[in-house]
RNA sequence: UUAAUAUCAAGAGACAGGGAGGGACCGGCCCAAUGAUCUGUCAGCAACCUACGCAAGCAAGGUGCUAAUUCCGUCCAGAAAGGAAAGAUAUGUC
Numbered sequence: 001u002u003a004a005u006a007u008c009a010a011g012a013g014a015c016a017g018g019g020a021g022g023g024a025c026c027g028g029c030c031c032a033a034u035g036a037u038c039u040g041u042c043a044g045c046a047a048c049c050u051a052c053g054c055a056a057g058c059a060a061g062g063u064g065c066u067a068a069u070u071c072c073g074u075c076c077a078g079a080a081a082g083g084a085a086a087g088a089u090a091u092g093u094c
Base pairs, nucleotide, nucleotide: 004091005090006089007088008087013042014041015040016039017038021031022030023029026073027072028071043066044065045064048062049061050060052057070086074084075083076082
């Protein structure tokens, strides 16, 4: 990076650095000098993979995550339910 499968209404933040944009894209709506996004440390959430376990599980290791439903939207169908697309994460493939 490509295609595949699963999940995405729950859950979980402090400190230090740094100093202007950030929330994928576009529109909206928000967050942000009362310092966001980001980086580091520690803490936590969760349970995809590994380990352990007959199993239920566990939380040691590898990821992931810790504003807002994936923040909201688009398409099909529609009374509702539902499905698809886009995106994210994991596993595994090239």
A computed fold for a 94-nucleotide RNA, annotated as SAM riboswitch aptamer (S box leader). Of the family's consensus pairs, 93% are formed in the model. Its mean pLDDT, the model's own confidence on a scale to 100, is 83.